[in-house]
Overview
The RNA shown here (FMN riboswitch aptamer (RFN element)) has 117 nucleotides and comes from a pig gut metagenome. The coordinates come from a structure-prediction model, not an experiment, and the mean pLDDT is 82.
RNA sequence: UUUCAGGGCAGGGUGAAAUUCCCGAUCGGAGGUAAAAGUCCUCGAGCCUGCUUUGUUCCGAAGUAGGCAGAACCGGUGAAACUACGGUACCGACAGUUACAGUCUGGAUGGAAGAAG
Numbered sequence: 001u002u003u004c005a006g007g008g009c010a011g012g013g014u015g016a017a018a019u020u021c022c023c024g025a026u027c028g029g030a031g032g033u034a035a036a037a038g039u040c041c042u043c044g045a046g047c048c049u050g051c052u053u054u055g056u057u058c059c060g061a062a063g064u065a066g067g068c069a070g071a072a073c074c075g076g077u078g079a080a081a082c083u084a085c086g087g088u089a090c091c092g093a094c095a096g097u098u099a100c101a102g103u104c105u106g107g108a109u110g111g112a113a114g115a116a117g
Stems, first nucleotide, its partner, number of pairs: 001117004011023003025103002027092002029043004038090002046068009072088004094106003
């Protein structure tokens, strides 16, 4: 410096209205680790606060410092596995919505941990 860098409610129930509730279905960013991880460690996206710059002020934007936020056990194998195998569980930002969202719509044709050249 260039390129790349997130997946997912089939079918059904109730209802005036729900991919948001209920049954059921389905998805899993990046680096690390004695051995392969949504649930271990660290990081990213998101939100909040202070300060600085821009701005007449507010709003907004950019930078910077700090803070907040999820979930796993059992069994056997093995030198080694909370990672693979077998079993049974659990978790999921913010804003929006005719009714509550991991999965719809939006910020985002954005940003980014990082990967490759």